Model confidence (mean pLDDT): 80 of 100. Transfer RNA from a Saprospiraceae bacterium, 73 nucleotides, folded computationally. It matches the Rfam family "tRNA". The family's RNA type in Rfam is transfer RNA. Rfam links the family to the GO term triplet codon-amino acid adaptor activity. The RNAcentral record of the sequence draws on ENA.

RNA sequence: UGACCCGUAACUCAGUUGGUAGAGUACCAGACUUUUAAUCUGGGAGUCGUGGGUUCGAUUCCCACCGGGCCAA
Numbered sequence: 001u002g003a004c005c006c007g008u009a010a011c012u013c014a015g016u017u018g019g020u021a022g023a024g025u026a027c028c029a030g031a032c033u034u035u036u037a038a039u040c041u042g043g044g045a046g047u048c049g050u051g052g053g054u055u056c057g058a059u060u061c062c063c064a065c066c067g068g069g070c071c072a073a
Stems, first nucleotide, its partner, number of pairs: 001072002004069004010025004019056001027043005049065005
């Protein structure tokens, strides 16, 4: 310098032929238990990396940039 992949909840990830954003773990509360753990129930938590474009509408399509990974030189 160039090609490719990735960026979504605290963490690990899913999600789309464009139409109200999810799971597990963790966290909080309750039940149970002498207590803890385990188990069960419920709950909070996200400007979907940033900025533009297209569109009635963008996590999704297009462009640029930022960060990470890997390959080539």
Lineage of the source: Bacteria > Pseudomonadati > Saprospiria > Saprospirales > Saprospiraceae.